[in-house]
RNA sequence: GAUGUCGGCCAGGCAAUCGCUGAAGAUGUAUGUCUUUGGAGGAAAGUCCGGGCUCCACAGGGCAGGGUGCCAGGUAACGCCUGGACGGCGCGAGUCGAUGGAAAGUGCCACAGAAAACAUACCGCCUACGUCCCCCGGGACCGGUAAGGGUGAAAUGGUGCGGUAAGAGCGCACCGCGCCCCUGGUAACAGGGGUGGCAGGGUAAACCCCACCUGGAGCAAGGCCAAAUAGGAACGCAUUGGCGUGGCCCGCGCUGCGUUCGGGUAGGCUGCUUGAGCUGAAUGGUGACGUUCAGCCCAGAUGAAUGAUUGCCCCAGACAGAACCCGGCUUAUCGGCCGACUCCUUUC
RNA sequence: GCGGGAAUAGCUCAGUUGGUAGAGCGGUACCUUGCCAAGGUACAGGUCGAGAGUUCGAGCCUCUUUUCCCGCUCCA
Numbered sequence: 001g002a003u004g005u006c007g008g009c010c011a012g013g014c015a016a017u018c019g020c021u022g023a024a025g026a027u028g029u030a031u032g033u034c035u036u037u038g039g040a041g042g043a044a045a046g047u048c049c050g051g052g053c054u055c056c057a058c059a060g061g062g063c064a065g066g067g068u069g070c071c072a073g074g075u076a077a078c079g080c081c082u083g084g085a086c087g088g089c090g091c092g093a094g095u096c097g098a099u100g101g102a103a104a105g106u107g108c109c110a111c112a113g114a115a116a117a118c119a120u121a122c123c124g125c126c127u128a129c130g131u132c133c134c135c136c137g138g139g140a141c142c143g144g145u146a147a148g149g150g151u152g153a154a155a156u157g158g159u160g161c162g163g164u165a166a167g168a169g170c171g172c173a174c175c176g177c178g179c180c181c182c183u184g185g186u187a188a189c190a191g192g193g194g195u196g197g198c199a200g201g202g203u204a205a206a207c208c209c210c211a212c213c214u215g216g217a218g219c220a221a222g223g224c225c226a227a228a229u230a231g232g233a234a235c236g237c238a239u240u241g242g243c244g245u246g247g248c249c250c251g252c253g254c255u256g257c258g259u260u261c262g263g264g265u266a267g268g269c270u271g272c273u274u275g276a277g278c279u280g281a282a283u284g285g286u287g288a289c290g291u292u293c294a295g296c297c298c299a300g301a302u303g304a305a306u307g308a309u310u311g312c313c314c315c316a317g318a319c320a321g322a323a324c325c326c327g328g329c330u331u332a333u334c335g336g337c338c339g340a341c342u343c344c345u346u347u348c
Numbered sequence: 349g350c351g352g353g354a355a356u357a358g359c360u361c362a363g364u365u366g367g368u369a370g371a372g373c374g375g376u377a378c379c380u381u382g383c384c385a386a387g388g389u390a391c392a393g394g395u396c397g398a399g400a401g402u403u404c405g406a407g408c409c410u411c412u413u414u415u416c417c418c419g420c421u422c423c424a
Stems, first nucleotide, its partner, number of pairs: 001344001004341007012313007020039008041319001045330002048328005053218004060250004065214005070084005085099001086097004100209002105207002107203003122149002124145003130141004157175006176198001177196008222270004232261006241255004263423002277296008314317001349420007358373004367404001375391005397413005
C1' cells in the first nucleotide's frame, strides 16, 4: 500500500419564530397566564424466550402436556451471554453448529435393486472336496463366494500384502471402531498402552428413553371512590353436581352455572415510573460478570405530547414513534468514526 | 396494548404414519341442437404467502418473516 475478520460508538448540526406536553414556583379563580426545567430508540418493532408486579390458595400432591439438550461458569431468570471441548468451512485473523441416546423398544426408508436389515445373491468369479456322464479333455449336478459389475441418498469396517479352486478379518501391518488400564484436565475431552477380529446401515426438527426445567392468566392484570338501575326474562345444563380462567384427578374455598335478550354507567384516582437505573473511580476475574465508594434523576400521556416554518453549513441524513417495567433474541436500517488482528505485495 | 387463528388452481375448500398435489364451481376445445341453455368427452391452469434449516426426499417437521381475520372495559 492493498485485503479481509472481529469488537465498540454515532444516528445530521447550529440559530430564529410559532406551537404541544409532564413537573415545580408565582399570579390568581373562566381554572387561565407567566417563569424555570424535563420530553422516544438502537431497535421504542416482531411478541419469539426469560423475569419482576398483580389476581386466582400460601400454588400444594399425582398424571398428562410443553420446553431445553457437549462441558464449566455468569445471571433475578432464560432457549441469553462468556470461556473451553468436538465437528464443518477458511491459507489465516476467525466463523458456523437443536452437538445427549440408534449394542432399551417400536415405526419408517417411495422408485430402483437379489437384498433397506433375525438377512440375502441378478450379472459375475470358482469347480478344490463329493456324485454322475464321457471322445480323458471337459461337461452336468451338488455346491462355494461376495473380490469385481449393476441399483440406490444409503449395501454389512478401509488400504495393502499374504493366503485360496475362487474368495473372505481367514492371517498379518497401518488406519478406524468397541472394551480395559494409565496420564493430563473440575468436566466435556485429549494423549499413550494393552486387548478384541469387528459386534456397528440411516432417521430421535418420527414415537420414545435419559437428565434438567415448567401451575394458569395477564396493567383491558388488579385496587379505591363516585354515579345510575328493573338484583329482570327466556332457553339449556346440573345436585354421585356446579363454580373458583388451571388439560385431568386429588386437595382447598364457595354454593347454582352457561348462552341470549333486556337495564344502568360510560366519570375520576391509583397501579405509573427510583429502577436487577445511569455516570465516574478503585478492585477481583482470561471473560461474561461481581464487589466497594462517590455523584446524578433522565418521558409518563389517556382523542393520547416531543412538531412546523425559515436561514446557514456539511459527508445531504436510513430504519423507524414509548403506553406497566426490565434482561435477551430476531428482524429493519443511508452513512460515518475508532480500536484490535489476518493474508498478500513493496521498501528499509 | 394483550390474546388467538388462517394463508394450497381464477373462486370455495380437501390433503396424516413425510414418498409423483386433488374435488366442486369457473375457463378452453369438441360432441349434441335449426340456435341457445342443460348434458357428455377431453384439456389447460399450482415456485402450497416468502426465506432458511432437518431429511435421500417437505404442502406436512423446526426457525425467521409478510399479509389478513377474530376476541378482550365496568355494575347488577

Model confidence (mean pLDDT): 79 of 100. This is a predicted complex of two RNAs, RNase P RNA and transfer RNA, with 424 nucleotides together. Rfam match: Bacterial RNase P class A. The family's RNA type in Rfam is ribozyme.